[in-house]
Context: one part of a larger RNA
RNA sequence: CUAUGCUGAAGGAACUCGGCAAAUUGCACGCGUAACUUCGGGAUAAGCGUGACUCUCCUCUGGGCAACCAGUUGAGAGUGGCACAGGCCAGGGGGUAGCGACUGUUUAUCAAAAACACAGGGCUCUGCGAAGCCGUAAGGCGACGUAUAGGGUCUGACGCCUGCCCGGUGCCGGAAGGUUAAAAGGAGGGGUGCAAGCUCCGAAUUGAAGCCCCGGUAAACGGCGGCCGUAACUAUAACGGUCCUAAGGUAGCGAAAUUCCUUGUCGGGUAAGUUCCGACCUGCACGAAUGGCGUAACGACUUCCCCACUGUCUCCAGUGUAGACUCA
Numbered sequence: 001c002u003a004u005g006c007u008g009a010a011g012g013a014a015c016u017c018g019g020c021a022a023a024u025u026g027c028a029c030g031c032g033u034a035a036c037u038u039c040g041g042g043a044u045a046a047g048c049g050u051g052a053c054u055c056u057c058c059u060c061u062g063g064g065c066a067a068c069c070a071g072u073u074g075a076g077a078g079u080g081g082c083a084c085a086g087g088c089c090a091g092g093g094g095g096u097a098g099c100g101a102c103u104g105u106u107u108a109u110c111a112a113a114a115a116c117a118c119a120g121g122g123c124u125c126u127g128c129g130a131a132g133c134c135g136u137a138a139g140g141c142g143a144c145g146u147a148u149a150g151g152g153u154c155u156g157a158c159g160c161c162u163g164c165c166c167g168g169u170g171c172c173g174g175a176a177g178g179u180u181a182a183a184a185g186g187a188g189g190g191g192u193g194c195a196a197g198c199u200c201c202g203a204a205u206u207g208a209a210g211c212c213c214c215g216g217u218a219a220a221c222g223g224c225g226g227c228c229g230u231a232a233c234u235a236u237a238a239c240g241g242u243c244c245u246a247a248g249g250u251a252g253c254g255a256a257a258u259u260c261c262u263u264g265u266c267g268g269g270u271a272a273g274u275u276c277c278g279a280c281c282u283g284c285a286c287g288a289a290u291g292g293c294g295u296a297a298c299g300a301c302u303u304c305c306c307c308a309c310u311g312u313c314u315c316c317a318g319u320g321u322a323g324a325c326u327c328a
Stems, first nucleotide, its partner, number of pairs: 001323008010314002014312001019309001027051005036041001038157001052079006060071004080084001092307004097302002099299002104116002120155007132141003158294004163224003168221002170217005177212003183206002188201005225243005252286001253283001264280005
């Protein structure tokens, strides 16, 4: 020096991206236990006390005819030690916020998560030789099922909700009309032939789906404006004008896992806070099942704070074991 243990004065996170690592806590009994809550929880919340041994009395259980033996509960008195759940084993705790409801699943071998799944919700297809899928086919799965079923797709417990736009794209519907292939049709024409004929070109007209066209449909793909003026301080604009659009973003939330300017401004916490929490709204570029906003419980998730605790640190020291190194 490396690896792995143990101990440490005073301080106690000053370390660091970050309490990473370590330390603390740990059991049983008694007491006690907040906000919030879906009334189940939260909860071993938090927090406090006791625990060894001796003696006395008491409770209960088993065995025994009984004397008694083995255990057990509670009360009181006392004894010793630095230490009595004396070793091993064996939760640190609390508060705030974000995300995801939850238990689960995942990148075998750098990612366990806020990702996937999920119960629940919606849309849509499918009437059974079902739709869908595999196979050239026979055949098979679906299913020895039958719309309370099966497939696809989106969302993701629960609570309150889910606004406007069908112009574009998609899907669905539409006995009309336009366009439209093969085919039918055959006016008319060409070649050849003496001719009958053979052969070729071919207008009108009749021809499906599709497309055009007319409607519907957004928990289908998606989209959800600009400029100017105006109130008796100023500022702002409930109000007015105008242009454009299919319609101009509703509720709720908002410097956010989204805010560029930005360490926005104000408040809280600190002596001091680019993080955090609460507000404001000027949303570069939130927004309603590519769901919006809340939410008890849960989380080896992420953020910030506090208590306890500590060699993380101030600042390092000692020591055990195994190496490394030197001699042999």
Predicted 3D model of a 328-nucleotide part of an RNA (large-subunit ribosomal RNA, domain IV) from a Rhodocyclaceae bacterium. Model confidence (mean pLDDT): 89 of 100.